[in-house]
A computed fold for a 531-nucleotide part of an RNA from a metagenome, annotated as small-subunit ribosomal RNA, 5' domain. Its Rfam family is "Bacterial small subunit ribosomal RNA". RNAcentral holds the full RNA, with entries from SILVA. Model confidence (mean pLDDT): 81 of 100.

Context: one part of a larger RNA
RNA sequence: GAACGAACGCUGGCGGCAGGCCUCAUACAUGCAAGUCGCGCGAUUAAGACCCGCAAGGGUGCAUAAAGCGGCGAACGGGUGAGUAACAGGUGGAUGAUCUGCCUUCCGGUGUGGGACAACGGCUGGAAACGGCCGCUAAUACCACAUUCGAUUGCGGGGAUAGAGCCCCGCAAGGAAAGGCGCCUUCAAGCGUCGCCGGAAGAUGAGUCCGCCCCCCAUUAGCUAGUUGGCGGGAUAAUAGCCCACCAAGGCUACGAUGGGUAGCCGAGCUGAGAGGUUGAUCGGCCACACUGGGACUGAGAUACGGCCCAGACACCUACGGGUGGCAGCAGUAGGGAAUCUUGGACAAUGGGCGCAAGCCUGAUCCAGCCAUGCCGCGUGAGGGAUGAAGGCCUUCGGGUUGUAAACCUCUUUUCUGAGGGAAGAAUGGGCGGACGAGGAAAUGCGUUCGCCGUGACGGUACCUCAGGAAUAAGCAACGGCUAACUCCGUGCCAGCAGCCGCGGUAAUACGGAGGUUGCAAGCGUUGUUC
Numbered sequence: 001g002a003a004c005g006a007a008c009g010c011u012g013g014c015g016g017c018a019g020g021c022c023u024c025a026u027a028c029a030u031g032c033a034a035g036u037c038g039c040g041c042g043a044u045u046a047a048g049a050c051c052c053g054c055a056a057g058g059g060u061g062c063a064u065a066a067a068g069c070g071g072c073g074a075a076c077g078g079g080u081g082a083g084u085a086a087c088a089g090g091u092g093g094a095u096g097a098u099c100u101g102c103c104u105u106c107c108g109g110u111g112u113g114g115g116a117c118a119a120c121g122g123c124u125g126g127a128a129a130c131g132g133c134c135g136c137u138a139a140u141a142c143c144a145c146a147u148u149c150g151a152u153u154g155c156g157g158g159g160a161u162a163g164a165g166c167c168c169c170g171c172a173a174g175g176a177a178a179g180g181c182g183c184c185u186u187c188a189a190g191c192g193u194c195g196c197c198g199g200a201a202g203a204u205g206a207g208u209c210c211g212c213c214c215c216c217c218a219u220u221a222g223c224u225a226g227u228u229g230g231c232g233g234g235a236u237a238a239u240a241g242c243c244c245a246c247c248a249a250g251g252c253u254a255c256g257a258u259g260g261g262u263a264g265c266c267g268a269g270c271u272g273a274g275a276g277g278u279u280g281a282u283c284g285g286c287c288a289c290a291c292u293g294g295g296a297c298u299g300a301g302a303u304a305c306g307g308c309c310c311a312g313a314c315a316c317c318u319a320c321g322g323g324u325g326g327c328a329g330c331a332g333u334a335g336g337g338a339a340u341c342u343u344g345g346a347c348a349a350u351g352g353g354c355g356c357a358a359g360c361c362u363g364a365u366c367c368a369g370c371c372a373u374g375c376c377g378c379g380u381g382a383g384g385g386a387u388g389a390a391g392g393c394c395u396u397c398g399g400g401u402u403g404u405a406a407a408c409c410u411c412u413u414u415u416c417u418g419a420g421g422g423a424a425g426a427a428u429g430g431g432c433g434g435a436c437g438a439g440g441a442a443a444u445g446c447g448u449u450c451g452c453c454g455u456g457a458c459g460g461u462a463c464c465u466c467a468g469g470a471a472u473a474a475g476c477a478a479c480g481g482c483u484a485a486c487u488c489c490g491u492g493c494c495a496g497c498a499g500c501c502g503c504g505g506u507a508a509u510a511c512g513g514a515g516g517u518u519g520c521a522a523g524c525g526u527u528g529u530u531c
Base pairs, nucleotide, nucleotide: 001531002530003529004528006527007526008525009524010523013378014377015376016375017374018373019371020370021336026334027333028332030331031330032329035072036071037070040069041068044065048062049060050059051058052057079289080288081287089213090212091211092210093209094208095207098206099205103202104201105200106199107198108197109196110195111145112144113143114142120135121134122133123132124131125130152173153172154171155170156169157168158167159166179194180193181192182191183190215261216260217259222252223251224250227249228248229247230246232244233243234242264286265285266284267283268279269278270277271276291312292311293310294309295308314325315324316323317322342368344367345366346365350364351362352361353360354359381411382410383409384408391402392401393400394399416468417467418466419465420464421463425458430453431452432451433450434449435448436447437446475520476519477518478517479516480501481500482499486515487514488513489512490511496503497502
């Protein structure tokens, strides 16, 4: 000198953009943060609507609502950095050793039956949390049978090849599914669409393995029995001591093993001419964790933050028998600390989940609030104005300085106040009307396109116009040398200053005050840290 997630002192007008618990991975009141689907299913609530009917009543189904069965999601998104010195991360490869829901393309199917369990009803236990027994019922829930283009497994044969992968042929075995809605129709059937099952390919995501790189200590020198390798098996989507039985005695190490300490890693940030040093906040990628420790279940995917089980600590409720909980999600609270924000608005946009869709949910996100925390921009007026006014300070008492500074005159209105107008961000999707296209017997539907309707939290915000009036707006530090800037008074080695040298013991440009000056400026200094 530069920088900062900064803090402290004094001061403080506005706007834009960013940032905001660095400390105890401490404990948490309260609210919200993951739901959705009635076009999978049964049963139900209640007002209106439509159809049949004289009526009673029956049916349909737009819509409405709390649960239940079922499907998908909940493994994403969001947080934190404890652990981890490791194939965790970075980079480059391998997978002939692997998996992949939803999505895209293609091939082939979607046949026939059955028995339950919730909801519900009855009885009943318990303070509660939550149950127990009996009975009824549906399905895209569950099970069985049939069929099998592929695929799988076994056996046999062939081709190219790099090894278990790929291609072709034959035989055998076991194995699948689910319907909903709409159109048309006398019925049957048919068609459309969303699904379902088997398979192939792609895309995406993930697993595993390897080369190189990756902090300090030798005042850590030896470490290792599933240890190192083999054979055989098991487990896994998959290789492998990953696990097991047997066999052998190996494996690592001064090119630093083992042990100890510290630490999430990277893209990047800061600094520097560079080499380098240093950091890992915000943003992005990866990893790990979710009160502490352990475990599996479900599932395409978890060994699962707002799932389950066990143990522990802590806290809460209790009728003392027993139960309940996990903010390192967003706000917020308490303690801790030098120190770090609102218990806000909206799904309008972007994105995500579910749904045919309308739509619902979304503390992701977009916005608003607080804070000079930082960067950037603007303003606190401009021009004229000498009797060089008054006052202050100094003085050699002549004067000098503050100083064109003020007053005063003219002007402007960025800001400010008031009034009026007022956005972009909105494109869709959907509804209505029309046109066209592929396919089809036709219709619904599907695809393309045109017009209209309609959708904004921010926000009456940004911005624009008009009116008013210099009106609303300057401080902080320093002034001995380094280092830009000097005098007076007070004090008298006292009180004090100080980054270093050093000042202060009676004229202190170094302490305290004042005037003046210098520097920076809505900031200025100090402290801390890095270069």